[in-house]
RNA sequence: AAUCUGUUUCAGGGCGAGGUGCAAUUCCUCACUGGCGGUGUUCGGCAGUUGCCGUGAGUCCGCGAGCCUGAUGUGAAGUAUCACAGAAGGCAGAAUGGGUGUAACUCCCAUACCAACGGUAUAGUCCGGAUGAAAGAAACGAAAU
Numbered sequence: 001a002a003u004c005u006g007u008u009u010c011a012g013g014g015c016g017a018g019g020u021g022c023a024a025u026u027c028c029u030c031a032c033u034g035g036c037g038g039u040g041u042u043c044g045g046c047a048g049u050u051g052c053c054g055u056g057a058g059u060c061c062g063c064g065a066g067c068c069u070g071a072u073g074u075g076a077a078g079u080a081u082c083a084c085a086g087a088a089g090g091c092a093g094a095a096u097g098g099g100u101g102u103a104a105c106u107c108c109c110a111u112a113c114c115a116a117c118g119g120u121a122u123a124g125u126c127c128g129g130a131u132g133a134a135a136g137a138a139a140c141g142a143a144a145u
Stems, first nucleotide, its partner, number of pairs: 005141006016030004031125002033115002035063004043054004058113002066091004072085005095111005117128003
C1' cells in the first nucleotide's frame, strides 16, 4: 500500500411579509430550503511543467428515505384468522434557452421546474411515525499476503 474483516462515532435544510376566510405557517402574491456516491472546462492551496491535495450538479448517471406486493419464519389462536419479522420483486420528482470553449444538461447570464406517507382548511417549510431507519463518511483495531 492493496485485499479481506471487526468495533465505534457521525450522517437533512427551510414560512418572514401581505391578502381572503369562522378557521389556512396548508389556498393566493412575494419569501425560503436542497441527503449520499460518481462525472466535471470552476475556484483555492502546494509544486513548478503539467502533477498533487481540497472544492465544485436539487433537475445528468446511480443510491438512500417513502409506498405496494410478498416466498418464508416466529408468536398467539386452533383450522376462521391476527400480530411481528422478512428473502425477493415492483412503483416513485424536476431544465430549458443563450454565452464561452477542443470539450459543459455541471461554469457564466436569463427564465423555469421539483420535493414520500399520516394529521389538520388543500403543507417541500407545522405536528407525527422518528431518541427510528439509512445511502454513505470518518476513526481505531485484527489476520494473511